[in-house]
Context: one part of a larger RNA
Molecule: small-subunit ribosomal RNA, central domain
Organism: uncultured bacterium
């Protein structure tokens, strides 16, 4: 490069915004670059192909013809694509007017639990466990009641629910701040899709600096257990976990399923709006599960939220190990990360 492919067989970037680039609605009218048709030149010669000749044939040679798919100049076409100038309203965006949510960020406020301190009542166990000890207690513990303080996490509602691009997001309020979708159909007139490169967010561990530190707890002690036990139980318990301002850029970051649009047979649930004074059936827009027909699919399944038909653009794979590792680059305090090979083997 080309066929083919990416749910689970290798292979979808972790998410988004987004320049360059690649695609691009309806429609008239110019234009004629792209495209398409003629003519002219030129594509040396041999070579290749055709058809004749000569060398007894034959390689070989001779002549003739075709061809040389190109390329430049010129004359036209104008359906489609650029390019220009208008129009257009159904992609998009905007306003208006309803909504809805654990979408975010900053403050205040709660209770319940659990720990610790105080005082009180009380008196020998407490507490773990498969049984145990270790650990705590006559210096008065465990249990009970009161008071105070502390961090941390918000039981019930709580769902096959909701919201957000993803990661992720739950107690109650305020205050800022972003987003969907519904309804009106008022404005703008393709102002759109995608997106290498950048740029931003990205769970958990973990770094560094300053608070904080109740509980839980890597590491560690120590009690068991065992044939050993650097485990799995149990008792303790340092980092962390928690905030602040930074850094780190990875995850089985999953729907193991890139992103937009259109198409396409049905049942049946559920959330959020619409219409109505109110309720209820039915309806319809947007999400969101369940089952299926055709289709697809090695199969499992997937089925309008496709893995069904198309379409654009991007991103990835090309046997297995070796390796996600060497060396190099970039990036990071660093832990590491990122681009990513070969030899050698099977």
């Nucleotide at each position: 490069u080309u066929g083919g492919g990416u749910u689970u067989a290798a292979a979808g970037g972790g998410u988004g915004c987004g320049c360059a680039g690649g695609c691009g609605g309806a429609u008239u009218g110019g234009u004629a670059a792209g495209u398409c048709a003629g003519u002219g030149g030129u594509g040396a010669a041999a070579u290749c192909c055709c058809g004749a000749g000569g060398c007894u044939c034959a390689a070989c040679u001779u002549c003739g013809g075709a061809a040389c798919u190109g390329c430049c100049a010129u004359u036209g076409a104008u359906a489609c694509u650029g390019c220009c100038a208008g129009u257009c309203u159904u992609g998009a965006a905007u306003u208006c007017g309803g909504u809805u949510g654990a979408a975010g960020u900053g403050g205040g406020c709660g209770g319940a639990a659990u720990g610790u301190a105080g005082c009180a009542u009380g008196u020998a166990g407490c507490g773990g466990u498969g049984a145990a000890a270790u650990g705590c207690a006559u210096a008065g513990a465990g249990a009970u009641g009161c008071u105070a303080c502390a961090g941390a996490a918000c039981a019930c509602c709580g769902a096959u629910c909701g919201c957000g691009a993803a990661g992720g997001c739950a107690g109650c309020u305020c205050a800022c701040u972003a987003a969907g979708c519904c309804g009106a159909u008022a404005u703008u007139g393709a102002c759109g899709c995608u997106c290498a490169g950048g740029c931003a967010c990205g769970a958990a561990a973990g770094c560094g600096u300053g608070u904080g530190g109740a509980g839980c707890g890597a590491a560690c002690a120590g009690g068991a257990u065992u044939a050993g036990a650097u485990a799995c139980c149990c008792u303790g318990g340092u980092a962390g976990u928690c905030c602040a301002a930074g850094c780190c850029g990875u995850a089985a970051g999953c729907g193991a399923u890139g992103a937009u649009a259109a198409c396409u047979c049905g049942u049946u649930g559920u959330u959020g709006g619409c219409a109505a004074u109110a309720c209820a059936c039915a309806g319809u827009c947007a999400g969101u599960g369940a089952c299926u027909a055709a289709g697809c699919g090695a199969g499992a399944g997937c089925g309008a939220u496709a893995a069904c038909u198309u379409a654009u653009c991007c991103a990835c794979g090309u046997g297995g190990a070796g390796a996600g590792u060497a060396c190099g680059u970039c990036c990071g305090c660093a832990a590491g990360g990122u681009u990513g090979a070969a030899a050698c083997u099977c």